[in-house]
RNA sequence: GGGCGGUUGGCGCAGAUGGUAGCGUAUCACAUUGACAUUGUGGGGGUCAUCGGUUCGAGUCCGGUACCGCCCA
Numbered sequence: 001g002g003g004c005g006g007u008u009g010g011c012g013c014a015g016a017u018g019g020u021a022g023c024g025u026a027u028c029a030c031a032u033u034g035a036c037a038u039u040g041u042g043g044g045g046g047u048c049a050u051c052g053g054u055u056c057g058a059g060u061c062c063g064g065u066a067c068c069g070c071c072c073a
Stems, first nucleotide, its partner, number of pairs: 001072007010025004019056001027043005049065005
């Protein structure tokens, strides 16, 4: 230098054909306990890496850039 894949709550990941962003875990509150743990119920937390483009509408499609990984030279 070229090719491919990845980037989404704190962490690990989903998100078929574009149509309100979800799960597990963590965290907070309450219930349960003498207390803790466990369990149950509820809540908060996301500029979807970034900058543009297409579209009525983009996490999703197209292009640039950044970072990480693999392969080729």